Molecule: transfer RNA
Organism: Candidatus Uhrbacteria bacterium
RNA sequence: GGCGCCAUCGUCUAACGGCUAGGACGUCUGGUUCUCAUCCAGGCAAUAGGGGUUCGAUUCCCCUUGGCGCUA
Numbered sequence: 001g002g003c004g005c006c007a008u009c010g011u012c013u014a015a016c017g018g019c020u021a022g023g024a025c026g027u028c029u030g031g032u033u034c035u036c037a038u039c040c041a042g043g044c045a046a047u048a049g050g051g052g053u054u055c056g057a058u059u060c061c062c063c064u065u066g067g068c069g070c071u072a
Base pairs, nucleotide, nucleotide: 001071002070003069004068005067006066007065010025011024012023013022018055026044027043028042029041030040031039048064049063050062051061052060
C1' cells in the first nucleotide's frame, strides 16, 4: 500500500429497517438493620465523527478517526 473485522451507558453486553435504545455489574436516593454487609424499591447514565438512501437508520451505503487481523 491492498483487503477484511470491530466501535452502544463508567464496564460488559442485547436490539428482523418500526424506540420511550433493553439487561447485568457499577453508582446515587430511599426502605430494612443499633451500624456495616446482604436483601427490597426507585433514579442516573450510551449508539466514534460527517454525509447519503428511506416515510423511518444502532441496523443499509460512502468517507474520516481509532483498534485488531491477513497479505505483498